[in-house]
Predicted 3D model of a 75-nucleotide RNA (Fluoride riboswitch aptamer (crcB RNA motif)) from Thermococcus onnurineus NA1. RNAcentral records the identical sequence in 2 taxa. Of the family's consensus pairs, 100% are formed in the model. The coordinates come from a structure-prediction model, not an experiment, and the mean pLDDT is 75. Taxonomically the source falls in Thermococcus onnurineus (Archaea, Methanobacteriati, Methanobacteriota, Thermococcales). The RNAcentral record of the sequence draws on Rfam, Ribocentre and ZWD.
RNA sequence: GGCUUUUCGGGCGAUGGCGUCCGCCCGGGCUUCGAGCCGAACCGCCCGUUUUGGGCUGAUGACGCCUGUUCUCUG
Numbered sequence: 001g002g003c004u005u006u007u008c009g010g011g012c013g014a015u016g017g018c019g020u021c022c023g024c025c026c027g028g029g030c031u032u033c034g035a036g037c038c039g040a041a042c043c044g045c046c047c048g049u050u051u052u053g054g055g056c057u058g059a060u061g062a063c064g065c066c067u068g069u070u071c072u073c074u075g
């Protein structure tokens, strides 16, 4: 300098918090109209005699930091 695309809000991603990024869902319906009800994403893995028994990984969806827990080494 040129071209293209995007621009909002809320929620969720197997144990806590913060930041950044990624992914997913919703932004609707009903009611007695009091704010109540319904509704999505999400709710780990393996084996087995499979609604019940046994075994296993991880504070992350990913990265960084903090906290908690566990193991090892040193003081």
Base pairs, nucleotide, nucleotide: 008027009026010025011024012023013022016066017065018064019063020062021061028038029037030036031035044056045055046054047053